[in-house]
About this RNA:
Predicted 3D model of a 71-nucleotide RNA (transfer RNA) from Pseudanabaena sp. SU_2_4. The coordinates come from a structure-prediction model, not an experiment, and the mean pLDDT is 80. Rfam family: tRNA. Gene Ontology term of the family: triplet codon-amino acid adaptor activity. The RNAcentral record of the sequence draws on ENA.
């Protein structure tokens, strides 16, 4: 330098055009010596910036970071 992949909640990951979700973590409550368990709650303008569309996490272009391969 070229090609491909990944980027979504604090963490691990779903979601492939039509209201962004789960588990764990965190917070509150019940209980308890503590933990566990049970119930409830909070939390993300989807890496960034443009384009297409009535509508974009999703499709297209650019760019950044990381990973792999090639050179």
């Nucleotide at each position: 330098g070229c090609u491909g992949g990944u980027g979504u909640a604090g963490c691990u990951c779903a979601g492939u055009g039509g209201u962004a979700g789960a588990g764990c973590a965190g917070c509150g409550g019940u209980u308890u010596g503590u933990a566990a368990a049970c119930c409830g709650c909070c939390g993300g303008u989807c890496g960034c910036a443009g384009g297409u569309u009535c509508a974009a996490a999703u499709c297209c272009c650019g760019u950044c970071a990381c990973c792999a391969g090639c050179u």